[in-house]
RNA sequence: AACGUGCUCCGGGGUCAGUGAGAUUCUGAACCGGCGGUGACAGUCCGCGACCCGAGGGUGAGCUGCUCGCAGCGAAUCCGAGGUUGAACCGGUGGAAUUCCGGUACCGACGGUAAUGGCGAUGUCGUUCUGCGACACCUCCUCAGUCCGGAUGGAAGGAUGCACGGA
Numbered sequence: 001a002a003c004g005u006g007c008u009c010c011g012g013g014g015u016c017a018g019u020g021a022g023a024u025u026c027u028g029a030a031c032c033g034g035c036g037g038u039g040a041c042a043g044u045c046c047g048c049g050a051c052c053c054g055a056g057g058g059u060g061a062g063c064u065g066c067u068c069g070c071a072g073c074g075a076a077u078c079c080g081a082g083g084u085u086g087a088a089c090c091g092g093u094g095g096a097a098u099u100c101c102g103g104u105a106c107c108g109a110c111g112g113u114a115a116u117g118g119c120g121a122u123g124u125c126g127u128u129c130u131g132c133g134a135c136a137c138c139u140c141c142u143c144a145g146u147c148c149g150g151a152u153g154g155a156a157g158g159a160u161g162c163a164c165g166g167a
Base pairs, nucleotide, nucleotide: 003165004164005163006162007161008159009158010157015029016028017027018026030146031145032108033107034048035047036046037045043106044105052083053082056079057078058077059076062073063072064071065070066069088104089103090102091101092100110149111148112147117141118140120138122136123135124134125133126132127131
């Protein structure tokens, strides 16, 4: 020094315009990319993490029973095997790249929230009148990677940080 243990710190990015009474959810364009690995740099390869579900386990307020110190039930809380979880090709360079360069694509948890989008009801008007269309109004439905929230959280992991151990 490697390495080990404990601790400390760090640990996710991204918007403008249009229409409109009203939109960061519509439309158009733009923009963003956690961690480890991989012969060479990865949102799209192999894995992991975040959300959700969860066998099982720990702690356990309290309740019930009785042989009175044990048994059963158990709010709450923590851990958690496992499950679920999206997307890339072509060409070039090279010893090596689904990772670089060029081109063209694609993807993005959960909850919330306006629709000017959609179904339907009602009313008014128009019309070529068993109908169709326009407008108004009401209920409902749908719509966010970029807004708000759980989250000043957790976490894959990282440190060229500290202490101790360590030939």